[in-house]
Predicted 3D model of a 518-nucleotide part of an RNA (small-subunit ribosomal RNA, 5' domain) from Flavobacterium aquatile LMG 4008 = ATCC 11947. Its Rfam family is "Bacterial small subunit ribosomal RNA". Its family is annotated with ribosome and structural constituent of ribosome in the Gene Ontology. Taxonomically the source falls in Flavobacterium aquatile (Bacteria, Bacteroidota, Flavobacteriales, Flavobacteriaceae). The prediction has a mean pLDDT of 83. The sequence was found in a public genome assembly.
Context: one part of a larger RNA
């Protein structure tokens, strides 16, 4: 002089747009953040309706829970570990997988046998859970069939960067599938391609300590076998004696990388809030299951530490999600609204879920923008201050008074845009189940933004500093005391440096102090 996620003092009137636990990844009360589907399935309370010998049956609807599906590995949050292909970059995979989506081409035959639920019987103080009949599926199995699947064997063309890839052929085995229905569809099953996502691999780049100089023993290679969606010491057998390393191996300490941000003419120096990409965790440490995908945040099993419930036997739990709490700290926000807008899940829809998101509330933190009046007015008043003093200078057009204005504020009345759909209703078009098109409807913010009317100067200025750097100067008090101070320095009786006072400078809703970083 620029800047900050700042903090602290004195002040504060408004708006708009951003930001808001930097510290203890410390502990959490209590709401709520992921739930959908009845157009897969049995169908229970329970309502109707008919009938009824008044016991109840019967037919439809059908809440909850159950089976089943999809999703729950996304969004949201944090930065603990990590110095690593961890990120950033540029490339490979002839070494790989991909649910939903997108094109496309073939199918879907006949059969079983269970299980929850419902009932009934129990056991627990709860949690929770046990036995017993008996039932359904798009849960599960078994036969068939089947291809460009897949494995074995043959043979041939084409290509390549080398291990070798592709495509074609032939024979054998193997391996499917679910059906709902509103009659149009929405699913299912195999099988190629596309897309998107992810996974591996490698070249370059990526702090500090040499007061850390040797490290290594699945280690560094082969060959084989296992595993893996996939290469590989990933693992195991066995062989060899190998890899790294002063161009810093190892070891320690720090520390999440990048886009970016600050600063600076640049080089370069600092930083990694918020936004957005990619890691990496979820109370700690370990595991695996399910699954297209997680070794999984509001999932599972063990351990272990803490809290919290008991009927003493045993349970229950994880806010680094929104909000709140405490606790720690110089600090840092509401136990608010809505699904209207975009997104996302589930669903034929309708819709339902969404503390993602979008709005609001606090909070001058920050940037911006705007007001607190304009304008005329000299008896240059009183007042106050200084002075070379019956005067004079200075506050100071400042007030006062006069005209005028009226943004913000305040009343009052009006009132959006964000909306376009979905849906239904009608028409057209032909591709006949999709498309256009009319028409209707639908707003959390919010009665806000915005307008128009009334009235009125009416509601609204501080703070630092004034010796020199530095833009501003005089009196009083004090008297190396009291206290100032970034630095030089100031005060011991004439202090322009402490205190007040009057005036002035500089900034303004700020203004100063202090912390940091160029």
């Nucleotide at each position: 002089g620029g800047a900050u996620g700042a903090a602290c003092g004195c002040u504060a009137g408004c708006g708009g747009c951003a930001g808001g636990c930097u510290u203890a990844a410390c502990a959490c009360a209590u709401g709520c953040a992921a739930g959908u589907c009845g157009a897969g399935g049995g169908g229970u309370a329970u309502a109707u309706g008919u009938c009824u010998u008044c016991g109840g049956a019967u037919a439809u609807a059908g809440a909850g829970a159950c089976c089943g599906g999809c999703g729950c590995a996304c969004g949201g949050g944090u930065g603990c570990g990590u110095a690593a292909c961890g990120c950033g970059u540029a490339u490979g995979c002839a070494a790989u997988c991909u649910a939903c989506c997108u094109u496309u081409u073939a199918c879907a035959g006949g059969g079983g046998a269970a299980u929850a639920g419902c009932c009934c019987a129990g056991a627990g103080a709860a949690a929770u859970u046990u036995g017993g009949a008996u039932u359904a599926a798009u849960g599960c199995c078994c036969c068939a069939u089947a291809g460009u699947a897949u494995u074995a064997u043959u043979a041939a063309a084409u290509g390549g960067c080398a291990u070798c890839a592709u495509u074609u052929u032939a024979u054998a085995a193997u391996u499917a599938a679910a059906g709902u229905c509103a009659c149009a569809a929405c699913g299912g099953u195999a099988a190629a391609a596309g897309a998107u996502g992810a996974g591996c691999a490698u070249g370059c780049g990526u702090c500090c300590c040499a007061u850390u100089a040797g490290u290594u023993a699945g280690u560094u290679g082969g060959u084989a076998a296992g595993g893996u969606a996939a290469c590989g010491g990933c693992u195991u057998a066995c062989c060899a004696a190998g890899a790294c390393a002063a161009u810093g191996a190892u070891g320690g300490g720090u520390a999440g990388g990048g886009g970016u941000c600050c600063u600076g003419a640049g080089a370069g120096g600092g930083a990694g809030a918020u936004c957005c990409c990619c890691c990496a965790c979820a109370c700690u440490g370990g595991u695996a299951c399910u699954g297209a995908g997680a070794c999984a945040c509001g999932g599972a099993c063990c351990a272990g530490a803490c809290u919290c419930c008991u009927a003493c036997g045993g349970g229950a739990g994880g806010c680094a999600g929104c909000a709140g709490u405490g606790a720690g700290g110089a600090a840092u926000a509401u136990u608010g609204g809505a699904c209207a807008a975009u997104g996302g899940g589930c669903g034929c829809a309708a819709g339902c879920c969404u503390g993602a998101u979008c709005c609001a509330g606090c909070c001058a933190u920050g940037c911006c923008g705007c007001g607190u009046g304009c304008a005329g007015g000299a008896a240059g008043a009183c007042g106050g201050u200084c002075c070379u003093a019956u005067g004079g200078a200075u506050u100071g057009u400042a007030a006062a008074c006069u005209g005028c204005u009226u943004u913000u504020a305040u009343a009052c009345a009006g009132g959006a845009a964000g909306a376009a759909a979905c849906a239904c209703u009608c028409c057209g078009a032909c591709g006949u189940g999709u498309c256009g098109g009319a028409g209707c409807u639908u707003g959390a913010c919010g009665g806000u933004a915005c307008u128009g009317u009334a009235g009125g100067a009416a509601u609204a200025a501080g703070g630092a500093u004034c010796g020199g750097c530095u833009a501003a100067c005089u009196c009083c008090g004090u008297g190396c005391c009291a206290g100032c101070a970034g630095c030089c320095g100031c005060g011991g009786u004439a202090a322009u440096a402490c205190g007040g006072a009057g005036g002035a400078u500089c900034c303004a809703a700020g203004c100063g102090u202090u912390a940091u970083c160029c």